[in-house]
């Protein structure tokens, strides 16, 4: 290259959750690790409460600290089928 298989995106629908999202059925965008791990970052969510900065009445938002979600963002770690080889 093939062969055997395998996973499943968005959608739909049931359910769980504040909520990001998870889980089940249906459906396949598409993956050679789209197997599995939250270890680093990155994005998302919450936020009773500290820190900061403007402001400085008040409420509102960022950042960071806490808590979570996500591995089909991107890296590491473990593990894996076939074969040309």
């Nucleotide at each position: 290259a093939a062969a055997a298989g395998g996973c499943u995106a968005a959608c739909c629908u049931a359910u769980c959750g504040u909520g990001a999202g998870g889980u089940g059925g249906g459906g396949g965008c598409g993956c050679a690790a789209a197997g599995u791990u939250a270890u680093g970052g990155a994005u998302c969510u919450g936020c009773a409460u500290g820190u900061g900065a403007a402001a400085c009445a008040c409420g509102g938002a960022c950042a960071c600290a806490c808590a979570g979600a996500c591995c089909g963002c991107c890296a590491g770690g473990c593990u894996g089928c076939c074969g040309a080889a």